[in-house]
Molecule: transfer RNA
Organism: Planctomycetota bacterium
Parts: sequence; structure tokens; C1' cells
RNA sequence: GGGGACGUGGCGUAACGGGAACGCGCCUGGUUCGCAUCCAGGAGAUUGUGGGUUCGAAUCCCAUCGUCUCCA
Repeated sequence: GGGGACGUGGCGUAACGGGAACGCGCCUGGUUCGCAUCCAGGAGAUUGUGGGUUCGAAUCCCAUCGUCUCCA
């Protein structure tokens, strides 16, 4: 330099173009000798960034940034 894959709450992952969800973690209350376990509730996401297509984009297209990988 060229090709490919990936980028979504704190972490790990989902999500036939149509209400962004699950597990762990975190917070509050209950339970308890006890911040363990269990139960109930809650907070937490500009879906890397910027454009485009569309009535509508995490999802399709382009550019760009980052990580990984293959070739040279």
C1' cells in the first nucleotide's frame, strides 16, 4: 500500500427496514447475624463518526476513524 471482518448501556452479546433486548455488573427496597443467597423495582445506549437512500436505518449505500486479520 491492497483485500476482508468487526465497532450497540460499565463488561459480554442479541436485534426479518418499523416499540434497541438478554446475561453479568451497578443502585434502591425486602429477606438475612451479615453489602452472601433469594425476591421486587430502578438507573444506565448520540448503535465509532459524517453524509446518502427511504414514509421510516443498528440494519442498505458512500466516505472516514479505530481494532483484528490476510497478501505484498